Model confidence (mean pLDDT): 80 of 100.
A computed fold for a 74-nucleotide RNA from a Pyrinomonadaceae bacterium, annotated as transfer RNA.
Rfam family: tRNA. The family's RNA type in Rfam is transfer RNA.
The same sequence occurs in records of 2 taxa.
The source organism's lineage runs through Bacteria, Pseudomonadati, Blastocatellia, Blastocatellales and Pyrinomonadaceae.

């Protein structure tokens, strides 16, 4: 260099046009003598940057950053 997969909440990973979830972990209450555990809530997110469309986390295009293959001969 080229191709292929991935980039969503702290952490694993859902969601593939139409109002962003789980599970772990964080925190506030209740329970307790104190803690766990249980129960009830909260906070916290779409790698960047354009483009399409009435709408994009999701489709195109470019850049970044992982990974995995392939070349790396003369």
């Nucleotide at each position: 260099u080229u191709g292929g997969c991935c980039g969503u909440a702290g952490c694993u990973c859902a969601g593939a046009g139409g109002a962003a979830g789980a599970g772990c972990g964080c925190u506030g209450c209740g329970c307790u003598g104190u803690g766990a555990a249980c129960g009830c809530g909260g906070a916290g997110g779409c790698g960047c940057g354009g483009g399409u469309u009435c709408g994009a986390g999701u489709c195109c295009c470019g850049c970044c950053g992982g990974u995995c293959a392939a070349c790396c001969c003369a």